Context: one part of a larger RNA
RNA sequence: UUGGGCGUAAAGCGUUUAUAGGUGGUUUUUUAAGUCUGAUGUUAAAUACUAGGGCUUAACCUUAGUUUAAGCGGUUGAAACUAUUUAUCUUGGAGUACAGAUAGGGGCAGAGGGAAUAUCCGGUGUAGCGAUAAAAUGCGUAGAGAUCGGAGAGAACACCAAUGGCGAAAGCACUCUACUGGGACAAAACUCACAUUGAGAGAUGAAAGCUAAGGUAGCAAAUGGGAUUAGAUACCCCAGUAGUCUUAACCAUAAACGAUGGAUACCAAGUAUUGUGCGUAUCGACCCGUGCAGUGCUAUAGUUAACACGUUAAGUAUCCCGCCUGGAGAGUAUGUUCGCAAGAAUGAAACUC
Numbered sequence: 001u002u003g004g005g006c007g008u009a010a011a012g013c014g015u016u017u018a019u020a021g022g023u024g025g026u027u028u029u030u031u032a033a034g035u036c037u038g039a040u041g042u043u044a045a046a047u048a049c050u051a052g053g054g055c056u057u058a059a060c061c062u063u064a065g066u067u068u069a070a071g072c073g074g075u076u077g078a079a080a081c082u083a084u085u086u087a088u089c090u091u092g093g094a095g096u097a098c099a100g101a102u103a104g105g106g107g108c109a110g111a112g113g114g115a116a117u118a119u120c121c122g123g124u125g126u127a128g129c130g131a132u133a134a135a136a137u138g139c140g141u142a143g144a145g146a147u148c149g150g151a152g153a154g155a156a157c158a159c160c161a162a163u164g165g166c167g168a169a170a171g172c173a174c175u176c177u178a179c180u181g182g183g184a185c186a187a188a189a190c191u192c193a194c195a196u197u198g199a200g201a202g203a204u205g206a207a208a209g210c211u212a213a214g215g216u217a218g219c220a221a222a223u224g225g226g227a228u229u230a231g232a233u234a235c236c237c238c239a240g241u242a243g244u245c246u247u248a249a250c251c252a253u254a255a256a257c258g259a260u261g262g263a264u265a266c267c268a269a270g271u272a273u274u275g276u277g278c279g280u281a282u283c284g285a286c287c288c289g290u291g292c293a294g295u296g297c298u299a300u301a302g303u304u305a306a307c308a309c310g311u312u313a314a315g316u317a318u319c320c321c322g323c324c325u326g327g328a329g330a331g332u333a334u335g336u337u338c339g340c341a342a343g344a345a346u347g348a349a350a351c352u353c
Base pairs, nucleotide, nucleotide: 004324005323006322007307008306012321014204015203016202017201021197022196023195025089027087031083033082034081035078036077038075040073041072042071048066049065050064051063052062053061054060093194094191095190096189100185106180107179109177110176111175112174113157117153119151120150121149122148123147124146128139129138165172166171209250211248212247213246214245218244219243223239224238225237226236261320262319263318264317265316266315269298270297271296272295273294274293275292276291277290278289279288302309303308326353327352335346336345337344338343
């Protein structure tokens, strides 16, 4: 290098849109580039093989003859496949519009709500409260804690809630309204292959962190104090600042996980559930049967080192992309790009086992 792989052994980019490129539905025509085919040219000598000859033999030297395959050049044909060219098709791929009834925590903005928490004000009321394994620090006679009434504040939305829904992923849940993206189902009209994957590239991307301006109830890195302990820069307790929240701009990483890239087709069943059709049934909603699209569980064949996967494949196949090649050194050094910084991306070698 070829072969081989990527759920857990090394290995699927966090996700998506899409350029180049790769691959690509049905029927027909053309060309002959790929492909196949006939003869032909070329494919040095040495080497190799066969039969001889010469050194005493052999190795060695030498004469004559001979071969395959593959490649390359022009040339004669074939036309199934790929390609090219010409039209064609829509029952199946894909899309669009009209029109039908929908499901949804999809997004963004505005408005409203109640419970809880802490704070402040007022009433009642008196000596404790709080904390822990036990304590202490702490709060409290300047009236705490408890309880009742009132006020403003910030953050989060109990029950419903589900193995449930939506979104490309990150993620999304109090209620209402405006605007808005996407999906599935049913019917059938139009376009007529318009598809798929996708190097570079663009967009998006939890938490933490960063910049500026606000906000700050609760929680809480850092920090202070009290305990514990041989010590205790911890675990436990009392406080508490960044932060957590909002707006604008960065950062680009996570066990960003289904540790499982995307698309298409095929291959037993059973069961639960979400959305939506049809049939049946009914006063109606259910129920029952059946189709499509999701989400789960059990399981056959098959696969797997095993665990397990199993129509939502890790089965059987095709296409495209990404990635892997012993451990440690090391996701380090160096260079480059990006970033305000923190750092991110790309990414070795020596030495060593």
This is a predicted structure of a 353-nucleotide part of an RNA (small-subunit ribosomal RNA, central domain) from Gastrodia elata. Rfam family: Bacterial small subunit ribosomal RNA. Taxonomically the source falls in Gastrodia (Eukaryota, Embryophyta, Euphyllophyta, Liliopsida).